[in-house]
C1' cells in the first nucleotide's frame, strides 16, 4: 500500500407556509403525522467527498521561486445531509467485483 475477516453504525435545529399523509421503487412489517407529519421557503447546524488556501514531506524541474502527489490542517466555495443502522426483512431496477 493492498486483500481478507471479526465487530461497529456516529453527527446535526428552529420560524413560516401548505393541510394528510410519509419513511427512494413494489411488497410485508415497524415506526412517524391535526399535539400538523411530508413538502416549499428562511436562518441555523452536522459532516469533511471534491475544489480553493496553510504547515510538512518526497519526486520532478529550475534563467523562470514553478509542477505533481502524501499526511495533516481548515471549513472559503461547490455536492450531501439534520427521527429510527440508508428503519427491518423479501423482491425489482442500475453499477461495480468474482466466476463460469
Nucleotide at each position: 500500500a493492498c486483500g481478507a475477516c471479526a465487530u461497529c453504525c456516529a453527527g446535526a435545529g428552529g420560524a413560516g407556509u401548505c393541510g394528510a399523509g410519509g419513511g427512494a421503487c413494489c411488497u410485508g412489517g415497524c415506526c412517524c403525522g391535526a399535539u400538523g407529519a411530508c413538502g416549499c421557503u428562511c436562518c441555523g447546524c452536522c459532516a469533511a467527498c471534491c475544489g480553493a488556501c496553510c504547515u510538512g514531506g518526497u519526486c520532478c524541474a529550475c534563467a523562470u521561486c514553478g509542477g505533481a502527489c502524501c499526511c495533516g490542517a481548515c471549513a472559503c466555495g461547490g455536492u450531501g445531509g439534520c427521527a429510527a443502522c440508508g428503519c427491518c426483512g423479501g423482491g425489482a431496477c442500475c453499477g461495480a467485483u468474482g466466476g463460469a